Bacterial small signal recognition particle RNA from a candidate division WOR-3 bacterium, 99 nucleotides, folded computationally.
Its Rfam family is "Bacterial small signal recognition particle RNA". It is annotated as a non-coding RNA gene.
Of the family's consensus pairs, 100% are formed in the model.
[in-house]
């Protein structure tokens, strides 16, 4: 000096990572306009009984908080891997020629 490989660079894909949301669990959560059951009292009835139904009690929901888990969706600019591109610059390896 020549040839050539790899990395750095770009793009795509995949995986893992982080965050958020939903789903899961727990607790709280409806004076009445949710449900059930309805003491007392009220109404109907000659009576038997019936009717509506407040409080209380129980359940459930919108919602709030926490937890567990890694199911789904989205986002992040980074990690790892694969493929493709790029060959101006830098790093590095191999072959070879000359001095």
């Nucleotide at each position: 000096g020549a040839c050539u490989g790899g990395g750095u660079c770009u793009g795509a894909c995949a995986a893992a990572g982080g965050c958020a949301u939903a789903a899961c669990c727990u607790a709280c959560a409806a004076a009445c306009c949710c449900c059930g059951c309805c003491a007392g009292g009220g109404c109907c009835g000659g009576a038997a009984g019936g009717c509506a139904g407040c409080a209380a009690c129980g359940g459930u929901a919108a919602g709030u908080a926490g937890g567990a888990a890694c199911u789904a969706u989205g986002c992040c600019g980074g990690u790892u891997g694969u493929c493709a591109g790029g060959g101006u610059g830098c790093c590095u390896g191999g072959u070879u020629g000359g001095a």

It was read from a public genome assembly, where an Rfam model found it.